[in-house]
This is a predicted structure of a 247-nucleotide part of an RNA (large-subunit ribosomal RNA, domain VI) from a metagenome.
The coordinates come from a structure-prediction model, not an experiment, and the mean pLDDT is 90.
Context: one part of a larger RNA
Order: sequence, then structure tokens, then C1' cells
RNA sequence: CGUAGGAGUCAUGAGAGGAGCUGUUCCUAGUACGAGAGGACCAGAAUGGACGCACCACUGGUGCAACUGUUGUCGUGCCAACGGCAUAGCAGGGAAGCGAGGUGCGGAUGGGAUAAACGCUGAAGGCGUCUAAGCGUGAAGCCCACCUCAAGAAUAAGACUCCACAAUAGACCCCUGGAGGACUACCAGGUAGAUAGGUCAUCGGUGGAAGCGCUGUAAGGCGUGUAGCUUGAUGAUACUAAUCGGU
Repeated sequence: CGUAGGAGUCAUGAGAGGAGCUGUUCCUAGUACGAGAGGACCAGAAUGGACGCACCACUGGUGCAACUGUUGUCGUGCCAACGGCAUAGCAGGGAAGCGAGGUGCGGAUGGGAUAAACGCUGAAGGCGUCUAAGCGUGAAGCCCACCUCAAGAAUAAGACUCCACAAUAGACCCCUGGAGGACUACCAGGUAGAUAGGUCAUCGGUGGAAGCGCUGUAAGGCGUGUAGCUUGAUGAUACUAAUCGGU
């Protein structure tokens, strides 16, 4: 831009892509078979490997500044308490997110047409013959079935609802953002508002703050006190910013 107004919801599937693997054990059954040694088909069940998809409740990682410990040194006049630098100074555990070695699922099943092959009926050719006419059975393969995309499928399909009917309906710019993202797109919102930030509460993390008191010669310990701090999650709340506008 088109699909001859605009918007929303549903939904068909021409076509395209994906998947398609397999071991071991048990049972049938030590049966059939075989002198024995050995040892099945068919049917049924369990449990794995590799591969794939998804996810983060569990396990185990990361988690560049959320918490704590600590070394050296400099600074805040000193003590105490803090801050800077030293690979994030080093070290310990660690929310979310991300991912796997973690855990959940998948290959199935069924149908159709067939290959080799095996058949039925059956002539040419009084017999015989699966084939010449005709009709069956028959593969991890083919077409469906399973999963995903899909009407730019230009034959541009279809259904429903709403808004406008002459300059509208609507869309965009702009802004707040996102488990969306290179950009764009997409999605949630823009005061008739919970979109992000802030604040509050709870959870999660860390692990017991400072100050003060008690105790000990002291290093330190105990109490106040599941303390203080807090990147995060959930909920709430218009305090801040989504103003006003333009095309």
C1' cells in the first nucleotide's frame, strides 16, 4: 500500500514447516523347535539412552554493589562510627531474572493408497496360471491423523458485533512503561488513570545495626531486639511523571 468506510472479536485452511530414533529387562515360556547345547515368532508390560519442546516448585549455578565478615592504607580533628582505593580488594551465603547437570512432557494410536511379497477368481491357450478384465492381504516408507505458522491463498475467502454516514469513525505523532524488543514492530497505559517511579504493608535476602546499659584488666561477650539494612516479589496508595497539544 492492497484486500473499495473504520474498529474489534471469532474462525476456515490452499499451502509451508516440525516431529518420526531405539536399547535392556520381565511375562507368555525354559513353551514351540531341537538328540542335546541352546532357544523363539505372535501378544502384553516395565525401565532406560540419545534427541526435541517447555519451565524454574525442587537440586545445583550465576547473581558488578542487596546483606555480612575482614586485610592494608588514606580521609571525615580524635574515640567510636563511617566513606574512598586496592580484580567487585578478598571472603561467606544470596531475592528476582537467566540458563542446566534440575523436572514436566513428546515420538504414540488409528485410517487410506501402495512396494517387494503372498493370495482369490480367471481367460487368452478345453488343462494350468496372482493378471490379461476383476478382487484381496501387505512396510520404520507415501497421504491423512499429531504440533506450529498460515487469506499478499491478488480467486487477497468467511462469520458476528459496534461506530459513522459526510467529513466523520478511527489511527498516528508525543509521553509513562513491559517477563516485548538490535531498530522498528508488538503489548499495557496516558488523569474518566495503578503505566512507571516514590511511599506503605507483607513476603524474600542477609543474619543480629547504631546508640545505650551490664559484664570482663583487656580482646570481647550479653541485653535492648527474628535487630538493622535491603537490588527483588505481591498487594495497596495519585505523592511525582504520563500535561497541554498537533497531524